[in-house]
Context: one part of a larger RNA
């Protein structure tokens, strides 16, 4: 100087407390461990691994296993030779491929070039090892308020000072004081979005007013007021009042205001820590393989299942189930696409077929929680697992191993031990909607809106963190 202390002081955070809802019990989904296996590819490991890499394993992917092949190679550059090369047909085979037949390669400045085949070797290739050789990127402490430097001064020196002290703040934020005076990276602001309003603009948006048409509808002609769209501005700064304070800085209350003291949300992550993670995204040093640890292909596996754990979904019901009727969103996506309407089917869906390359007029599209009736507390008209049968769709192909539909079947489960978790407001809880990936496959992920709470006395305690101080046999 740090680090540490079941030392002290001050302060903060859904850290506790006050509340609301969960997890832990059941069934299923999904990831992991373990076990099994020819293989169940590999990585991730307290917080910060475990719905993580994977925004989507039937084949492919695929790295694993078994079997069949191949050796200048699936891919790149160079050299030599060659044009019966691509493709088609037939046969063999699980296919890769092999055999046979047909098949006059393309451009040209005629030098050659392209494409392919054959040969020789230089080399290719490796998701093989090392993340403790590395780059890059990322997690984490933590959006915590810290981390440093120049000059000066003090100290023999390591170092100190500044950065400590008194107030204050979300903040090393600001003020005052002070052997310090300044500065940098962070904080804040500048950026995006949302909340109010003015102006400009008026189509694909809107319809107050005028007119027309209709069974009805901005449907049509006017119109741009309103909504909206998207560009430029305004607006909030402790600016004003008051009380506290020596003062300053600030804090409390009030007014006006759409909004009040950082208005809400996002992006933004200092010096560093964990030899944290990644050589299987990519790049890369070294080592290793080179008729194989490379490459091709068929089938299998990654989906196994006495068990254990994590994360979710669905429930155990009446604030509910079922049936009928009927309102109100936002944000997205659409040409190998979204698909109206009509017809067929109980249905998944099928047939036909209009519109839309999109502020759209088009489509997805039904929003759902809502309202009425019924059920009357039961393992039930709760719950839907599991299993049997019949189908639909995607796709060469759903046996291993897809999603969905219909009929039947109707398991556990009556609110969950010890323990543990999220959340402070348009939040929790609850309800549905869309998107990426994608042929098909979503209870996951990302985004969107609808309905919409309770509680916070307080900082003694648990956890994590910041500043000062003290002790130390630790570095």
């Nucleotide at each position: 100087u740090g680090a540490c202390g079941g030392g002290g002081g001050c302060c903060c955070g859904c850290a506790c407390a006050a509340g609301c809802g969960g997890u832990g019990g059941a069934g299923c989904a999904u990831g992991u461990g373990g076990u099994u296996u020819a293989a169940u590819u590999c990585g991730a490991a307290g917080c910060a691994a475990c719905g993580c890499g994977c925004a989507g394993a039937a084949c492919c992917u695929u790295a694993c296993c078994c079997a069949c092949c191949u050796u200048u190679g699936a891919c790149a550059u160079c050299c030599c030779g060659u044009g019966c090369u691509a493709u088609c047909u037939a046969g063999a085979g699980a296919g890769a491929u092999c055999u046979a037949g047909a098949g006059u390669c393309c451009c040209u400045u005629c030098g050659g070039g392209g494409c392919g085949c054959g040969g020789a070797g230089a080399c290719a290739g490796g998701u093989g090892c090392u993340g403790c050789a590395u780059g890059g990127c990322u997690g984490u402490c933590g959006u915590c308020a810290g981390c440093u430097c120049g000059u000066g001064u003090c100290g023999u020196g390591a170092g100190a000072u500044g950065u400590u002290g008194g107030g204050u703040u979300a903040a090393g934020u600001c003020c005052c004081g002070c052997a310090a005076c300044g500065a940098g990276c962070g904080c804040a602001a500048c950026c995006c979005u949302u909340g109010u309003u003015u102006c400009u603009a008026g189509u694909u948006g809107c319809u107050a007013c005028c007119g027309g048409a209709u069974a009805a509808u901005g449907c049509c002609g006017g119109g741009c007021a309103c909504u909206c769209u998207a560009g430029a501005g305004a607006g909030a700064c402790u600016g004003c009042c008051u009380a506290c304070g020596c003062a300053a800085g600030u804090a409390g209350u009030g007014a006006g205001g759409a909004a009040g003291g950082u208005g809400g949300g996002g992006a933004u992550g200092a010096c560093g820590u964990c030899a944290a993670g990644u050589c299987c995204g990519c790049a890369u040093g070294g080592c290793c393989c080179u008729u194989a640890c490379g490459c091709c292909c068929a089938g299998g596996g990654c989906c196994a299942c006495a068990c254990a754990c994590g994360u979710g979904c669905u429930a155990c019901a009446a604030u509910g189930g079922c049936u009928a009727c009927u309102a109100c969103a936002a944000a997205g996506g659409g040409c190998u696409g979204c698909c109206a309407g009509a017809c067929c089917g109980c249905g998944a869906g099928g047939u036909u077929g209009a519109g839309c390359c999109a502020a759209u007029c088009c489509c997805u599209a039904a929003a759902a929680a809502g309202u009425a009736g019924u059920c009357u507390c039961a393992g039930u008209u709760c719950g839907g697992a599991u299993c049997g049968g019949a189908g639909u769709c995607u796709g060469a192909a759903a046996c291993u191993c897809g999603a969905c539909u219909c009929c039947g079947u109707g398991a556990a489960g009556c609110u969950g031990g010890a323990a543990u978790u999220g959340c402070u407001a348009g939040u929790a809880a609850u309800c549905g909607u869309g998107g990426a990936u994608c042929a098909g496959c979503a209870c996951g992920c990302c985004a969107c809106g609808g309905u919409g709470a309770a509680u916070a006395c307080g900082u003694u305690c648990c956890c994590g963190g910041g500043c000062c101080u003290u002790g130390u046999a630790c570095a």
This is a predicted structure of a 475-nucleotide part of an RNA (small-subunit ribosomal RNA, 3' major domain) from an uncultured Rhizobiaceae bacterium.
RNAcentral holds the full RNA, with entries from ENA and SILVA.